[in-house]
Context: one part of a larger RNA
Molecule: large-subunit ribosomal RNA, domain II
Organism: Sphingomonas gei
RNA sequence: GCCAGGGAGUGUACCUAUGUGGCGAGUCUAACCCGAUUAUCGGGGGAGACGCAGGGAAACCAACAAGGCCGCAGCAUUGCAAGGGCCGCCGUGUUCAAGCGCGGGGAGUCAUAUGGGUACGACCCGAAUCCGAGCGAUCUACGCGUAGGCAAGGUGAAGCAUGGCGAAAGCUAUGUGGAAGCCUGUUAGGGGUGGUGUCCUACAAUACCCUCCCGUGAUCUACGUGUAGGGGUGAAAGGCCCAUCGAGCUCGGUAACAGCUGGUUCCAAUCGAAACAUGUCGAAGCAUGACCUCUGCUAAGGUAGUUUGUCGGGUAGAGCGACCGAUUGGGGUGUCUGCCUCCGAGAGGAGUCAGCGCCCCUGUCAAACUCCAAACCGACAGACGCCAUGGAUGCAGGGAGUCCGGUGUGCGGGGUAAGCCUGUGCACCAUGAGGGAGACAACCCAGAGCUGGGUUAAGGUCCCCAAGUGUGGAUUAAGUGCGAUUUGAAGGUGGUCUCGAGCCCUAGACAGCCGGGAGGUGAGCUUAGAAGCAGCUACCCUCCAAGAAAAGCGUAACAGCUUACCGGCCGAGGUUCGAGGCGCCCAAAAUGAUCGGGGCUCAAAUCCACCACCGAGACCUAGCGACACGUGUUAGAACGUGAUUCCGUAGAUUGGCGCUCCGAUUGGGUGGAAGUAUGGGAUAGAUUUCAUAUGGACCGAUCGGUGACGAAAAUCCUGGCC
Numbered sequence: 001g002c003c004a005g006g007g008a009g010u011g012u013a014c015c016u017a018u019g020u021g022g023c024g025a026g027u028c029u030a031a032c033c034c035g036a037u038u039a040u041c042g043g044g045g046g047a048g049a050c051g052c053a054g055g056g057a058a059a060c061c062a063a064c065a066a067g068g069c070c071g072c073a074g075c076a077u078u079g080c081a082a083g084g085g086c087c088g089c090c091g092u093g094u095u096c097a098a099g100c101g102c103g104g105g106g107a108g109u110c111a112u113a114u115g116g117g118u119a120c121g122a123c124c125c126g127a128a129u130c131c132g133a134g135c136g137a138u139c140u141a142c143g144c145g146u147a148g149g150c151a152a153g154g155u156g157a158a159g160c161a162u163g164g165c166g167a168a169a170g171c172u173a174u175g176u177g178g179a180a181g182c183c184u185g186u187u188a189g190g191g192g193u194g195g196u197g198u199c200c201u202a203c204a205a206u207a208c209c210c211u212c213c214c215g216u217g218a219u220c221u222a223c224g225u226g227u228a229g230g231g232g233u234g235a236a237a238g239g240c241c242c243a244u245c246g247a248g249c250u251c252g253g254u255a256a257c258a259g260c261u262g263g264u265u266c267c268a269a270u271c272g273a274a275a276c277a278u279g280u281c282g283a284a285g286c287a288u289g290a291c292c293u294c295u296g297c298u299a300a301g302g303u304a305g306u307u308u309g310u311c312g313g314g315u316a317g318a319g320c321g322a323c324c325g326a327u328u329g330g331g332g333u334g335u336c337u338g339c340c341u342c343c344g345a346g347a348g349g350a351g352u353c354a355g356c357g358c359c360c361c362u363g364u365c366a367a368a369c370u371c372c373a374a375a376c377c378g379a380c381a382g383a384c385g386c387c388a389u390g391g392a393u394g395c396a397g398g399g400a401g402u403c404c405g406g407u408g409u410g411c412g413g414g415g416u417a418a419g420c421c422u423g424u425g426c427a428c429c430a431u432g433a434g435g436g437a438g439a440c441a442a443c444c445c446a447g448a449g450c451u452g453g454g455u456u457a458a459g460g461u462c463c464c465c466a467a468g469u470g471u472g473g474a475u476u477a478a479g480u481g482c483g484a485u486u487u488g489a490a491g492g493u494g495g496u497c498u499c500g501a502g503c504c505c506u507a508g509a510c511a512g513c514c515g516g517g518a519g520g521u522g523a524g525c526u527u528a529g530a531a532g533c534a535g536c537u538a539c540c541c542u543c544c545a546a547g548a549a550a551a552g553c554g555u556a557a558c559a560g561c562u563u564a565c566c567g568g569c570c571g572a573g574g575u576u577c578g579a580g581g582c583g584c585c586c587a588a589a590a591u592g593a594u595c596g597g598g599g600c601u602c603a604a605a606u607c608c609a610c611c612a613c614c615g616a617g618a619c620c621u622a623g624c625g626a627c628a629c630g631u632g633u634u635a636g637a638a639c640g641u642g643a644u645u646c647c648g649u650a651g652a653u654u655g656g657c658g659c660u661c662c663g664a665u666u667g668g669g670u671g672g673a674a675g676u677a678u679g680g681g682a683u684a685g686a687u688u689u690c691a692u693a694u695g696g697a698c699c700g701a702u703c704g705g706u707g708a709c710g711a712a713a714a715u716c717c718u719g720g721c722c
Base pairs, nucleotide, nucleotide: 001721002720003719004718005717006716011120012119013118014117015116016115017114018113019112020111021110022109023108026050027049028048032044033043034042035041054061055060064088067087068086069085070084074080075079089104090103091102092101093100094099123263124262126260130253131252132251133250134249135248141227142226143225144224145223146222147221148220149219150217152184153183154182155180159176160175161174162173163172164171165170189214190213191212194210195209197208198207229245231241232240233239266656267655268654269653270652271651276289277288278287279286280285291401292399293398294397295396296395297394301387302386303385305384306383307382308381309380310379311378312377313376317372318370319369325365326364329361330360331359332358333357334356336355337354338353340351341350342349343348405429406428407427408426409425410424411423412422413421414420434445435444436443449624450623451622452621453620454619455618459614460613461612462598463597464596468611470610471609472608473607474606475605481600482599491585492584493583495582496581497580498579499578500577501576502575503574504573512569513568514567515566516565518542519541520540523537524536525535548563551562552561553560625646626645627642628641629640630639631638657710659707661705662704663703664702665701666700667699668698675694676693677692678691679690680689681688682687
C1' cells in the first nucleotide's frame, strides 16, 4: 500500500411535544402480599401522584351547567350554526374612586412509539496532566569497606657528604639523593578535541577511521554495601537515578476533562438556509432574535410588478452679485488703520506701500456651505396585473442549522499601497452543473427531471479545432498587434495618414544650381596691431537689379570662405500653426523563450459597414418519469391539467430497500438448501430474480415485533499478501 473481518446517537430516570390505544370528572397504581403450568402470568394492594378553582406577600376571600351579537365547517337554503370570535357578567388582589393585573361557561390521566431537553462515560477515538499504593542504585551519581593496576625515558626539590670562603650566622661549588595533582609516551588503562569525514531502513536505538587529551593521582578498576521520587545524588549540565527525568517506572482512581482535531456506515421525494443583531471573563463557545422546515388553528383577503394622485427627503449635479468659509489679477474710491518720505514753527497737508470697507471688470472652490435641485427611495389611497377556499393572510407550537464568509459592481471611511483593513445597496460563489475566457469559486452566456432531434447565446470561423484563407473601404511596418489594460506614465517624436486655418505663389513661390555680393573706407576711438567680425561710439552717403559702418567661420593683423540682399535657370505648389488616427522612444530580474501553440503583414493585426456559418444541459420539439391538483375507485389501475412544478451544502419533513432473531400464517429443499464463482434479465435506486458450475443441509415469503442492523475514509483496530 491493497484485501478481508471489526468499527461510532445507546440505556435508565425525569421534563416536554406529537401519533396511537385504554378509561374519563376522573385516571393510575408503587412497595408489598397471595395463587400458579413460576424471571413471563393471574388476583389483590388507592399508601400516594396528577386532574377537578382561582386570586393574594400574607391574613384571608372565593367564580358563567349561557345573557346578546358575528360567524368557518356542516346542514340547508338565504337561515340554523358544534368548535371559534367580540361583548356582557362573575372571583380575587390593589383600592377614596376610577381603572388595571391574574382567573372563570368541565378534560384529564395512564400506557406505548417517535422527535427534543437535562443528569449520568451519553455518538466514537484522541491528550499533556493530577492523586494514591507499590517496584527499582545489576545503568548511572555520590559516600563507605575490602582488593587490584599503572612499559620505558626526561627534568632533578629538600636532605646528606666533601672542597672552598667566613669571627659567626651562614654562603657557595661538586657529588650524592630522588621530590612533584612535573614533562615525553598508541605501556596497561581511562577519556572523547577536530574532521562538522564514513555510517545515518547503520556493524551499532550513539558505531567506525584518522587526529587528539590524561596516563603517581582531585588517578583507574573489581566486588560488597548505603542513599528513592517533590525524594535521592550532583567539582552544578536541570546532569544522573536500568535505551525513561524541569519530577522514574508499574498498577489503580479512569471510559479523567477537552468550548480543540479527526471520523460517524442503505436509497429516494418535497422544501431549503446562515456566516447578521443583542448579551456574554465573550470573541475557536453559548443563549435569544432574524433567516429554514414541519404541524395545528384561523378564514378572505394579500401585494414582490406597472401606473396615477397626495405627502415626505436635500444625495448626484449645480451655484455662491443667496448665507457661511476659502480664493486670482486689475481699476476706482475713503473724515478708515499702520510704517516710511517730503513740506510746514506747529496744527496739519501731500505722496508711495500694505491692510480694511465699498463700487466696476476678471479667475476659482467646499463631507461637517446652500438661493436651487434630479434620478431614486419611503408612506397612504386608487387602477391594472399577479397570488388566494387546491386555504392566501394572520396566530400558536415541534425540529433545526447558522453567529470564521468571500468575490464583482455602485457609493463611502482608513492607508503610500496591497490578493490590505472597515461600512453599505445589489448580484454571484458559498450551496450552481453546462458553454466561453489556454488552464482559471464568484468575469461573459445560461439556472441541469430522463432519452432523442433541431435552433440559437456568449464566443468564434488559416491549422491544431466545429465554422469564411468571406465581401467592400481605410490604417499600421512597429511582429505594433493577433491578451477583456496579461498593462504601460510624465515627457518627447520632420514615422505616416486625415481634417482645418493663416501667409507666399505663372507679374514664377519653396528647394537646388549658375552669377553678382561694390564704392567713399583700413568709419571714428582705443590699441603694439584692431582693416565688417577683442572692445567703446556712431551706424551716414554714393553707384545700383542688389550688396550690412556686416549675421557666422577664419587671421598676430591682413588675406580667405559663407550669409543677408539681387539677377538668371527651373516650372507648381510652397510654408507656418492647430486638431485627430495608427505607430516610435521612454521600457530593467533572477533555469529557455513564447500571442494557448504553429504561425500571420492589401493579415490570420486595427477601425468602419455588411452577409453567411459554427457554437450549451439555454430555447423549440417528440417520447417518458416524478410531484401537485382534478376525474375515477372499497382501495387501485387508468386518464386529464401544469407558461407561471422538478439545481442544491447545513438542515427540517416524508416514503421505501436490505440484515439478525422471535411470534403467527404459508411455502421450498438429497429429484440438491444456504454459501461461493460466472453469465443473463428487472428496477429511478437502495436492491431483486433466473441459469450453469461448485457445494452437501438447511432456507424463504407475508403480517406483527426485535436490535450490539448497513463503511471508503477516523496518521482507525486485528489478520493476510507484496